A computed fold for a 106-nucleotide RNA from Anaerolinea sp., annotated as SAM riboswitch aptamer (S box leader). NCBI's taxonomy places the organism under Bacteria, Bacillati, Anaerolineales, Anaerolineaceae, Anaerolinea.

[in-house]
RNA sequence: AACUCAUCCAGAGCGGUGGAGAGUACGGCUCUUUGAAACCGCGGCAACCCCCGAAGCGUCGGGUCGGUGCCAAUUCCGGCAGAGCGCUUGUUCUGAGAGAUGAGAG
Numbered sequence: 001a002a003c004u005c006a007u008c009c010a011g012a013g014c015g016g017u018g019g020a021g022a023g024u025a026c027g028g029c030u031c032u033u034u035g036a037a038a039c040c041g042c043g044g045c046a047a048c049c050c051c052c053g054a055a056g057c058g059u060c061g062g063g064u065c066g067g068u069g070c071c072a073a074u075u076c077c078g079g080c081a082g083a084g085c086g087c088u089u090g091u092u093c094u095g096a097g098a099g100a101u102g103a104g105a106g
Stems, first nucleotide, its partner, number of pairs: 003104006013042005021031003026078003043071003048067002050063004075098001080095006
């Protein structure tokens, strides 16, 4: 790398180094020299694992020392399939696909 399951319309940024890109790819749109990516420090969010509610399973509630994760825009939006409305190329919903994170399995 590939496999399984769960979640993805909530939430949370300052400083230093750095010096032109970033938002997965494509299209759109956006962010960015009033400083991108990346790294570091500090701070924060959340609650997947974890812990507590006698024990086991499920659910619910609580906690945040620890393992991860995250801190522009819904995963920024779209495409592909189906359905509703509209009727001139739009809009809404559902699903798929892709992706991210966690926990497993290997």